[in-house]
């Protein structure tokens, strides 16, 4: 330097053919069983879908670029 793959919630991470109010554990919080802790139950809080541009009526998804990061070549 070039290919390839990857970024969504505090974590790991799903997300169909571009359309509904984006989702799951576990984590946090509140409440409840309990003498208390661990659990259990029951409820809620948490999102810049990396970022910037661009196609649509509409984009987390499609297109260009940029950042990081894995890898493979060289």
């Nucleotide at each position: 330097g070039g290919g390839g793959g990857g970024u969504u919630a505090g974590c790991u991470c799903a997300g169909u053919u571009g359309g509904c109010u984006a989702g799951a554990g576990c984590g946090c919080u509140u409440g409840c069983c309990u003498g208390g802790c661990a659990g259990g139950c029951a409820a809620g809080a948490g999102g810049u879908c990396a970022c910037c541009g661009g196609u649509u009526c509409g984009a987390a998804u499609c297109c260009g670029g940029u950042a990081c990061u894995c890898u493979c070549c060289a």

Transfer RNA from Arachidicoccus ginsenosidivorans, 74 nucleotides, folded computationally.
Rfam family: tRNA. It is annotated as a transfer RNA. From the family's description: Transfer RNA (tRNA) molecules are approximately 80 nucleotides in length.
The source organism's lineage runs through Bacteria, Pseudomonadati, Bacteroidota, Chitinophagaceae and Arachidicoccus.
The sequence was found in a public genome assembly.
The prediction has a mean pLDDT of 82.